The RNA shown here (Bacterial RNase P class A) has 309 nucleotides and comes from Gillisia sp. Its Rfam family is "Bacterial RNase P class A". The family's RNA type in Rfam is ribozyme.
[in-house]
Formats: sequence, structure tokens, C1' cells
RNA sequence: AAAGCAGGCCGCCUUAUCGCUCCAAUCGUAUUGGGGAGGAAAGUCCGGACACCGUAGGGCAGCAUAGUGGGUAACGCCCACCGGUCGUGAGAUUAGGACAAGUGCAACAGAAAGGAUGUACAGGUAAUGCUGUAGUGAAAUCAGGUAAACUCUAUGCGGUGCAAUGCCAUGUAUACCGGCAUUUAAGGGCGGCCCGCCCGUUGCCGGAGGGUAGGCAGCUAAAGGUUUCUGGUAACAGGAACAUCAGAUAAAUGAUAAGGAUCCCGAGUUUUCGGGAUACAGAAUCCGGAUUACAGGCCUGCUUUUAUU
Repeated sequence: AAAGCAGGCCGCCUUAUCGCUCCAAUCGUAUUGGGGAGGAAAGUCCGGACACCGUAGGGCAGCAUAGUGGGUAACGCCCACCGGUCGUGAGAUUAGGACAAGUGCAACAGAAAGGAUGUACAGGUAAUGCUGUAGUGAAAUCAGGUAAACUCUAUGCGGUGCAAUGCCAUGUAUACCGGCAUUUAAGGGCGGCCCGCCCGUUGCCGGAGGGUAGGCAGCUAAAGGUUUCUGGUAACAGGAACAUCAGAUAAAUGAUAAGGAUCCCGAGUUUUCGGGAUACAGAAUCCGGAUUACAGGCCUGCUUUUAUU
């Protein structure tokens, strides 16, 4: 210098004006001050926290995982090592338990591919593929191969998800209770029948239960973040310091203007001028992962080849 490998980071900036949402202060319902999207907030794939149902002890079924050791709240995630495969290499990748339980499957070649319907030649026997050689094939009777075939083994898994769940509860209708009024009072109970007694109708008023709209809690301070030290090859763990860091509910986090930055295109080519672009995406109970999307840019370590010293 060229061609690569692995990993990490940023992901438009500043100012002004006008707004939106949450919190605090002020006696003032308006002013002041402060907070206000992401690396994936995404699809909702895996694991948990939390809540309720429930008592999930055992068995069957189903699903998932599968070298060894470690990390973690947990995992199907991560780290390290061993083995296999690919690459000159840095590295990448891995579907890595069991075929000596049973069942199934095996292209071409070959007589025959799994109950050997044993081929050719030779040998042997009372008899039999009983024995040897040849030939095909990765494999020919050998404890054959194959589990990304069924299956077996080991381990794990109860279900539903914040629309969980708890609380408050206007209006309307109304179970139930009380009071007052009301009717030729339907009907019912006690009874063989009558009387009688009790319940019962309708309306109004009051109480009251469940519960719809709506509201509050759950709700965001957390297995968290930043910096740093210690232990560990690493994943990770522990300590110290600092800051207090979105909580909306049809759902705020925006709009406009000016200037700047980066990149692309055209003209000019010395400095410039004009135009365009700045991605993917957008919280909704919260965490840990993996997966997928992403304009443009930056950094670190390493490999191979060639050249020069």
C1' cells in the first nucleotide's frame, strides 16, 4: 500500500418565537422554576419480577433443551475450553446424549443392503453358506450405517397477563329493608269448611347491596444509570463517589424561522456558487436476553500478500 477479519461508538447541532405533558413553589388558577423517547422504545421470540386463579403430590400426553466447566434472579441467553466442518490466515460455524431396547430407511453399483430365498470358483461333509477366494460398494453378518427417522434417556415447564389486581362510585333501572298512603285487592299460608290471623298490591319518601360511565392506586428509584477501584482469562461479581433520571390515557415529548455541521449532484475549478439529503423508528407494568430495521460517519485490535528500510 492493497485485500480482509473481529469488536465498539455516534446517530445532526445551536439560538429565538409559539405551543404540549408531568412535578414543585406561590393564599392567587395564572406565573416562575425543573423533568420530558430509543439503540433498537419495534415484532412480541425466550427468561424473570409482580398480580390473580389455584394448591399444581403422582401419572399420561405435549413442548423445549442436549460436549465439559462457569456466569446469572432466570433462560433456549452469555463466557471459557475440548471436538467436528470451512478458511493460507485473522477468524467463522456447529443440527456435539443413546442405533449393545424396538420399529423404519438406504440412490448407484452389486447375486444379495439386513428374516441373507448366499452369486462364481475351489475345498469339505452323513447333511447344511460348513470353509476359503473372487467381485460390487462408504458398508456384505460385523455388537454394520442412520436419531435435522420414529423412538429411548436425562433435565425443565400449572394457567392467565397491568384490559393482571385492589379501592371509590354520579345518573338510570333495581334485589332487599323501613315509614306513610292506597284498592270491588289478584293471590298464598294455617284449616275438612266458615270466621279469624299472617303474608301479599300499587304509589311516594328514606335507607341499602351489587355495579356501568368516570376516578384513584398498581406506575415507575430500578436484579437500574454514570465515573472509578478491586477480584476474575472472560461472562460477571463486590466496593466507593455522583446525579435524581418521561409517566401520558386516545394518549405529551412538537411547529416555524435563522445560522451551522456532514454527505451527494451540477457549474466553476484556487477560496466559491446553486440544488438536494440527514436513516430506522417512536415509550404505555417493569427488567435480562436473543432477533430484525437503520442515511451517514468515527475509533480500536488483528490477519494475509507485496514493496522499502